[in-house]
Molecule: Bacterial RNase P class A
Organism: Propionivibrio soli
RNA sequence: GAAGUCGGCCAGGCAAUCGCUGGGCAAGGGCGCAAGCCCAAGCCGAGAGGAAAGUCCGGGCUUCGCAGAGCAGGAUGCCGGCUAACGGCCGGGCACCGUAAGGUGACGGAAAGUGCAACAGAGAGUAGACCGCCGAUGGCCGCAAGGACUUCGUCGCCGCAAGGCCAAGAAGUUCUUCAUGUGGGGCAGGGAAACCGGCUCCGCCGGCUCAGGCAAGGGUGAAACGGCGAGGUAAGAGCUCACCGCGGACGUGGUAACACGGACGGCACGGUAAACCCCAUCCGAAGCAAGGCCAAAUAGGGAAGCAUAGGCGUGGCUCGCGCUGCUUCCGGGUAGGCUGCUUGAGUGCACCGGUAACGGUGCGCCUAGAGGAAUGGUUGCCCUCGACAGAACCCGGCUUAUCGGCCGACUUCCCCC
Repeated sequence: GAAGUCGGCCAGGCAAUCGCUGGGCAAGGGCGCAAGCCCAAGCCGAGAGGAAAGUCCGGGCUUCGCAGAGCAGGAUGCCGGCUAACGGCCGGGCACCGUAAGGUGACGGAAAGUGCAACAGAGAGUAGACCGCCGAUGGCCGCAAGGACUUCGUCGCCGCAAGGCCAAGAAGUUCUUCAUGUGGGGCAGGGAAACCGGCUCCGCCGGCUCAGGCAAGGGUGAAACGGCGAGGUAAGAGCUCACCGCGGACGUGGUAACACGGACGGCACGGUAAACCCCAUCCGAAGCAAGGCCAAAUAGGGAAGCAUAGGCGUGGCUCGCGCUGCUUCCGGGUAGGCUGCUUGAGUGCACCGGUAACGGUGCGCCUAGAGGAAUGGUUGCCCUCGACAGAACCCGGCUUAUCGGCCGACUUCCCCC
């Protein structure tokens, strides 16, 4: 200097002027016997976010139930901690990605069971022979085997029939691979003899690949029943062995998940559970339009059904418990005011504890509460030229959108000294 990783902060600024909402003080005015109530000039202070969005999780709070249990259902899923709690956060383990700083993880169980993996392939989980290798043992032969084409052609099939096709089988033509042996014994024949050919038995050698053996090599496929090397074998195979992988036990370290170590075992029939399922842990419901108070108005109207063996009672079903009436439809009245409504599991700083998340102590601070919805208009200056975007009971998280700037720590590369 360049490229990156992780964490934190800000969210256009300054000034003037007019305006809006709410709080405090409050001149003055109105009503009232009074207490008090109402209006209000002016002054002071405060007034949208890091996500206010999504409504995805978890709570506080309110109501229902005197409270419960089980089933179904749902959620989470490595270990340990934090927290009011969580599916969150922190730390650690393992796996994967990255040269690295770091990042991601829907991370329990496949030997409880069921299901799924198209097509291709011989065969897709205790499978399998397409190409291929062997032919030890048995068989055939010392010239056999296989393929292609042509013709004939039986069983069989089609057709009403004539007839057509034609497994097997036969003949011919052609192509490919491959030796056209050897020693001994026996029998008979030919020969004047040397010797020649024939049959048969045994052995050796050779050939075929028939029976049979193989799953190591090749092929198919996303994936082929552990990997690699050596030995062994007719050829092969954990068949045997060394190493790796796998398995349970043991030992060491660690709270644990796990890691490491040596020994033992030829070793379970792979994958998939964001498939069903099994296991562990957890889960009342509804929601500020929750709820409370005041005022006012109307029709304490009409119909149907069930009825103590029934009905109702804040997710569904069952039991239990409580109450004794309940459910549905049509029609009518009200939709006003006050409250809930902002001091919080709040926040700033310091110290202590902790790797951290976070906790404790002390001293400070108060920071929107609208109610069809409040912060806007104008002018001037500055600049890094401003994106995404507006509270509605409150809080802790997650996810999504996003312009520009600042700060800190770390990683890699290049150059110079």